[in-house]
RNA sequence: GGCGAGGUAGCUCAACGGUGGAGCAGUGGACUCAUAAGCCAUUGGUUGUGGGUUCAAAUCCCACCCUCGCCA
Numbered sequence: 001g002g003c004g005a006g007g008u009a010g011c012u013c014a015a016c017g018g019u020g021g022a023g024c025a026g027u028g029g030a031c032u033c034a035u036a037a038g039c040c041a042u043u044g045g046u047u048g049u050g051g052g053u054u055c056a057a058a059u060c061c062c063a064c065c066c067u068c069g070c071c072a
Stems, first nucleotide, its partner, number of pairs: 001071007010024004018055001026042004048064005
């Protein structure tokens, strides 16, 4: 340099173009002599950046940035 895959919550990952969720973690509650585990509830997101298409974009298109792999 070329090609491909990926970037979404603190972490690992979901999400037909139509209100962005789960598990773990965090916080609170109940339980317990107490702690842990388990139980109940709950906080947390400008979906990598900037444009475009659309009534509507995490999703489609373009450029750029970053990570990984293959080739040279």